Predicted 3D model of a 74-nucleotide RNA (transfer RNA) from a Candidatus Methylomirabilota bacterium. RNAcentral holds the sequence, with entries from ENA. Taxonomically the source falls in Methylomirabilota (SeqCode) (Bacteria, Bacteria candidate phyla). Its Rfam family is "tRNA". The family's RNA type in Rfam is transfer RNA. Rfam describes the family as follows. Transfer RNA (tRNA) molecules are approximately 80 nucleotides in length. The prediction has a mean pLDDT of 80.
RNA sequence: GGGUCGGUAGCUCAGCCUGGUAGAGCGUUUGCCUGUUAAGCAAAUCGUCGGAGGUUCAAAUCCUCCCCGGCCCU
Numbered sequence: 001g002g003g004u005c006g007g008u009a010g011c012u013c014a015g016c017c018u019g020g021u022a023g024a025g026c027g028u029u030u031g032c033c034u035g036u037u038a039a040g041c042a043a044a045u046c047g048u049c050g051g052a053g054g055u056u057c058a059a060a061u062c063c064u065c066c067c068c069g070g071c072c073c074u
Base pairs, nucleotide, nucleotide: 001073002072003071004070005069006068007067010026011025012024013023020057027045028044029043030042031041032040050066051065052064053063054062
C1' cells in the first nucleotide's frame, strides 16, 4: 500500500441486509423480603450509535471521505 471484519449504555453484545419510538444480559443505586448475607421481587441508573459530509419527510441502518482496532495479502 491492497483486501476483509469490527467500533452502539460502566462491561459483553443484538439491532444494520429490508430506513420509521435505541434495546438485551451483566453491573451499579434504592426499596421490599430475610435473624444476617446471598438468592428472589420491584423501581431507578446510563448513549454526540467512532468523526464529518451527502441522500431522504425521516439515518445506528443507504452513499462518500476520514480515524481507531483485529486478521489476511504484498